Glycine riboswitch aptamer from a Pseudomonadota bacterium, 88 nucleotides, folded computationally.
The prediction has a mean pLDDT of 77.
Its Rfam family is "Glycine riboswitch aptamer". Rfam's curators write: This family represents the bacterial glycine riboswitch.
[in-house]
RNA sequence: GCGCGGCGAAUGGGAGAGUGCGGCAUUGCCACCGCCGAAGGCGCAAACCACCCGGAAACGCUCAGGCACCAAGGACCGUUCGUGUAUU
Numbered sequence: 001g002c003g004c005g006g007c008g009a010a011u012g013g014g015a016g017a018g019u020g021c022g023g024c025a026u027u028g029c030c031a032c033c034g035c036c037g038a039a040g041g042c043g044c045a046a047a048c049c050a051c052c053c054g055g056a057a058a059c060g061c062u063c064a065g066g067c068a069c070c071a072a073g074g075a076c077c078g079u080u081c082g083u084g085u086a087u088u
Base pairs, nucleotide, nucleotide: 006083007082008081009080010079011078012077013076018033020032022030023029024028034067035066036065040063041061042060043059048054
């Protein structure tokens, strides 16, 4: 110096589960029952650490959110751009 990792933006892709029943001021809201996990949230092992209320997730839980189609949201991934002592 270049590139990668990190962060941000734009753009593309992006799953799952109820055409449930009832009421109402109806394309929505409320309640009941049944479900989903990939916003968020919470929880856990060994290695490691030696200090622990430490220790991950796409694992588990389902508070939140969501469950005809559409729309919205959506972890994560691709591309482009910017930044980049940030990240580990």